[in-house]
Context: one part of a larger RNA
RNA sequence: GGCUGAUGGUGGAUGACUCGGAACACGGAGGCGAUGAAGGACGUGGUAAGCUGCGAAAAGCUUCGGGGAGCCGCAAACUGGCUUUGAUCCGGAGAUGUCCGAAUGGGGCAACCCGCCUGGGUUCAUUCCCAGGCACCCGCCGCAGCAAUGCGGCGGGAGCUAAACCCAGGGAACUGAAACAUCUCAGUACCUGGAGGAAGAGAAAACGUAUGUGAUUCCCUGAGUAGCGGCGAGCGAAACGGGAAGAGCCCAAACGUGAUCUGUGCCAAGUCCGUGCGCUUUGCAGAUCGCGGGUUGUGGGGCUUAGGGGGAGGGGAGUACGGUCCCCUCGUCGAGUGAGCAACCAAACGGUUAGCCGAAGGGCCUGGAACGGCCCGCCAAAGAGGGUGACAAGUCCCGUAGGCGAAAAUCGUUUGGCUCGAUGCCUUGAGUACCCAAGUACCACGGGACACGUGAAACCCUGUGGGAAUCCGGCCCGACCACGGGCCCAGGCUAAAGACUACCGUGUUACCGAUAGUGCACCAGUACCGUGAGGGAAAGUUGAAAAGCACCCCGGUGAGGGGAGUGAAAUAGUACCUGAAACCGUCAGCCU
Numbered sequence: 001g002g003c004u005g006a007u008g009g010u011g012g013a014u015g016a017c018u019c020g021g022a023a024c025a026c027g028g029a030g031g032c033g034a035u036g037a038a039g040g041a042c043g044u045g046g047u048a049a050g051c052u053g054c055g056a057a058a059a060g061c062u063u064c065g066g067g068g069a070g071c072c073g074c075a076a077a078c079u080g081g082c083u084u085u086g087a088u089c090c091g092g093a094g095a096u097g098u099c100c101g102a103a104u105g106g107g108g109c110a111a112c113c114c115g116c117c118u119g120g121g122u123u124c125a126u127u128c129c130c131a132g133g134c135a136c137c138c139g140c141c142g143c144a145g146c147a148a149u150g151c152g153g154c155g156g157g158a159g160c161u162a163a164a165c166c167c168a169g170g171g172a173a174c175u176g177a178a179a180c181a182u183c184u185c186a187g188u189a190c191c192u193g194g195a196g197g198a199a200g201a202g203a204a205a206a207c208g209u210a211u212g213u214g215a216u217u218c219c220c221u222g223a224g225u226a227g228c229g230g231c232g233a234g235c236g237a238a239a240c241g242g243g244a245a246g247a248g249c250c251c252a253a254a255c256g257u258g259a260u261c262u263g264u265g266c267c268a269a270g271u272c273c274g275u276g277c278g279c280u281u282u283g284c285a286g287a288u289c290g291c292g293g294g295u296u297g298u299g300g301g302g303c304u305u306a307g308g309g310g311g312a313g314g315g316g317a318g319u320a321c322g323g324u325c326c327c328c329u330c331g332u333c334g335a336g337u338g339a340g341c342a343a344c345c346a347a348a349c350g351g352u353u354a355g356c357c358g359a360a361g362g363g364c365c366u367g368g369a370a371c372g373g374c375c376c377g378c379c380a381a382a383g384a385g386g387g388u389g390a391c392a393a394g395u396c397c398c399g400u401a402g403g404c405g406a407a408a409a410u411c412g413u414u415u416g417g418c419u420c421g422a423u424g425c426c427u428u429g430a431g432u433a434c435c436c437a438a439g440u441a442c443c444a445c446g447g448g449a450c451a452c453g454u455g456a457a458a459c460c461c462u463g464u465g466g467g468a469a470u471c472c473g474g475c476c477c478g479a480c481c482a483c484g485g486g487c488c489c490a491g492g493c494u495a496a497a498g499a500c501u502a503c504c505g506u507g508u509u510a511c512c513g514a515u516a517g518u519g520c521a522c523c524a525g526u527a528c529c530g531u532g533a534g535g536g537a538a539a540g541u542u543g544a545a546a547a548g549c550a551c552c553c554c555g556g557u558g559a560g561g562g563g564a565g566u567g568a569a570a571u572a573g574u575a576c577c578u579g580a581a582a583c584c585g586u587c588a589g590c591c592u
Stems, first nucleotide, its partner, number of pairs: 001591009015577001016541002020512002022509007029501002031160002039100003042055003046078002050074002061094006070082003105114003115134007136157009165196001166194005176183001180230001206213002217244004227235002248493003255292010270279002272323006297471001299436003302432008311330007331423006344417010355404003361376005377395002379383001385398003442466007452478001473488005528535002548576001551563004
C1' cells in the first nucleotide's frame, strides 16, 4: 500500500408521514370604485425586529345576535390586566379609517411640497392646529347676457380586475405548398374600444320545391358529402331529420287633438251635425313638441259610409230641441316589476351569512403508553372521516345519520297592497287611394364577406358616382328572362337552452407525496440576478409529552466533550425519524 471483516465519521439516498399542490363534479357568486377601489407607504403592542390584525378612536371602538369558561394573535417569557354584572371567540349592522394611488385645490422624483375660501381653536399679534369645500369631461335644469360665453343646481363618467369567456375596430409572420408569388398558416397571434353575468343573435323583404316548415341560439346528424381550390397544398357548407330550450312584442307614417311660434285673414271662414239665437284676432296654412291612433303580407292601417254586438252614474263639446262624439267615477275584467309602458312597499314561506341537540363499554393480560389479545355487553336512520402515548376505537374526543336555530343584513318564491292596461271598441261589407321608414332600395365601378380564390357568381356589407317606387308597389327563389312560388328592407326591444371560472362552499380521485405535486407544503414572486422589461431559487419531520440535560469535571468565564439526570429509546440532544452509497478513519486477518 492492496483486499476482506468489524466498528465509527461524513453524507442525506431510501422508507414512512403531510399543514401543500393537481384535476374534476355540484352549488353559490360573477364584480369593486369619487360614500375614494385594486394595490401600497408609514404607523399602531408595557417590553415588539418580522408576519398577521388594525388606523392617530390604530392586535382595536359601538350595537345586535350566537356561545359559556377561560382570555390578552403567530409566540415563549417577564411585568401587568380582563372575565358568570358573561370576557376571549364567531356572525350581522355601524363608527373611526394617517399618507399615496383614477387621485380629483396646485405641483411633484408615488406615499412629499405649496395654497385659496368658509367656520372653529390657540396667540397680545404673526404663526400654528382642526373641520368642511375647491380637478376634468358629459347630460339635464335655472340665472345673466344681443351674442360669444359665464355662473349655479342636480345626475352620471374616469380607475381596477379573471393572463378566462363575449362583441366590435384594426391585423401579421414564421409555417405548409417538400422552392415560391395566388393560396395556406388565419381573420389565428397581437393591439385598441365596449359590455355582461353571460355576451352576441332573434320574431322572416327566411328556407327552397314539400301536400311543406314557421324567431334566435346550442348539440347530434347530414358530411369530410355538395362544392371551392397554382382543381396544388389545402379549405369546406346548407336545408331536411333527431334533440335542448321555448315567448313574443314596441315604434315611424296616414289621421285626430292640444300647446307654442311664424305667415295670412277682419265679419269671410269657423264655432260636433241640422234649425234658431249667440260668440269672436276664434279661422286658414306651415313648423316644432306632447297625447291619442297604428304595426301588417290569407297585405295592413287611416279616412268616409252601412249593418250586427255593447253595464251604471256624472260631466263636457257656446246655448234651446233632436242626434252624434269625447272625458271622468263606480263596478267589472286582464296583466305586471324578467322583454313586451313604468316601477315601489309589506307579509308569509324557503335559502345564505354565527350556531345547537345528537345513541352505545367495562374488566383482565402484555406494554412506556392499549386503539392490540382474551372475556362478557351495548348502540345503530349513526360501522363516513379525523384525532387520541401502537399499523389497530361503531360505543374516549371532534364528528356522522337524523333533527333544531336568527335580533340584524341579504337572496328567492308566493300572496296582498300598488301600478299599468281595457271598459271600449270589436266584427262584417262597400267606397276612397291618404299612409306603410330616401340619398334609402336598386344600378355601375373598386373592395370586403359569404365553405365559394371573378368565376356563369346570385345573396350580404359598402368607398365613389348615378338614383326610384308606396300595393296596379317592392325584394328574393345562385348570371339573366318568363311562368310559378315565398316574403315585406331601408326603426327598435326580447328571457331560456349556450361560453368561461379569478373568487366562496361541499365532495370525489386505478392524481403527486418534498429533485414529485403549484415557481412557493417553510415569512415566495421572497432571497438573489439584471440599468430595465424581466428572470427567479434553495429550504418539511426531536419526542407521546420539552420532560429541551439541574448539578459535577476537562476546556479560553470557549467551541466541543465526559459523567449525572429525563425519557420506552439520547447512535431520539434541537447540525435532532429512518440514515443507503461515494469519501475519510480505527482495529484485526491475509498478501506484497